[in-house]
Source information
A computed fold for a 100-nucleotide RNA from Rubrivirga sp., annotated as Glycine riboswitch aptamer. The source organism's lineage runs through Bacteria, Pseudomonadati, Rhodothermota, Rubricoccaceae and Rubrivirga. Of the family's consensus pairs, 90% are formed in the model. Its mean pLDDT, the model's own confidence on a scale to 100, is 77.
């Protein structure tokens, strides 16, 4: 000095599932009420899995047991118009570690 691996940042791509229902609060329209629209939290039922979290196989081991992965499974959390976000992928940059 360099490629691999890990971490971070920026840009781009990036799905799924009820705009469910019930009333409450606020706001807009309105002389007031009601209706309706929007926003917020709550109850009930139905769903999704790609923030996070949890569980397990083969294999391995010191073999009562332990270790051990996911895009699999569970849905605790999160989410179910638009928007936003998301695992993951690509590019660029920065940093770190081992080996040679």
């Nucleotide at each position: 000095a360099c490629a691999u691996c890990c971490c971070g940042u920026g840009c781009g791509g990036g799905a799924g599932a009820g705009a469910g229902u019930c009333g409450c609060u606020g706001u807009a329209c309105a002389g007031c009420c009601a209706c309706u629209g929007c926003a917020g939290a709550g109850g009930c039922c139905g769903c999704c899995g790609a923030a996070g979290g949890a569980g397990c196989a083969a294999g391995c081991g010191c073999c009562c047991c332990g270790u051990c992965a996911a895009a699999c499974u569970c849905u605790c959390a999160g989410g179910c118009a638009c928007a936003g976000g998301u695992a993951c992928c690509g590019c660029a940059c920065g940093g770190g570690u081992a080996g040679g």